[in-house]
RNA sequence: GGGGCCGUAGUUUAAUGGUAAAACGCUUGUUUUGCAAGCAAGUAAUAGCAGUUCGAUUCUGCUCGGCUCCA
Numbered sequence: 001g002g003g004g005c006c007g008u009a010g011u012u013u014a015a016u017g018g019u020a021a022a023a024c025g026c027u028u029g030u031u032u033u034g035c036a037a038g039c040a041a042g043u044a045a046u047a048g049c050a051g052u053u054c055g056a057u058u059c060u061g062c063u064c065g066g067c068u069c070c071a
Stems, first nucleotide, its partner, number of pairs: 001070007010024004018054001025043006047063005
């Protein structure tokens, strides 16, 4: 320098172009003499910029970051 794959919550994973879901975590309450566990509620995310579309996490282009192959 060129090719391929990937980027969603603090972490790990879902989501046929139609209200972004769950588990663990964190916070509060309840329960206990106390801790843990349990129960209830809450918290928080589509890497960025454009394009297509009535509508984009999803399709297209560019940029950024990571992994990998070739030179």
Predicted 3D model of a 71-nucleotide RNA (transfer RNA) from Sykidion marinum.
Rfam family: tRNA. Rfam's curators write: Transfer RNA (tRNA) molecules are approximately 80 nucleotides in length. Rfam classes the family as a transfer RNA.
Its mean pLDDT, the model's own confidence on a scale to 100, is 82.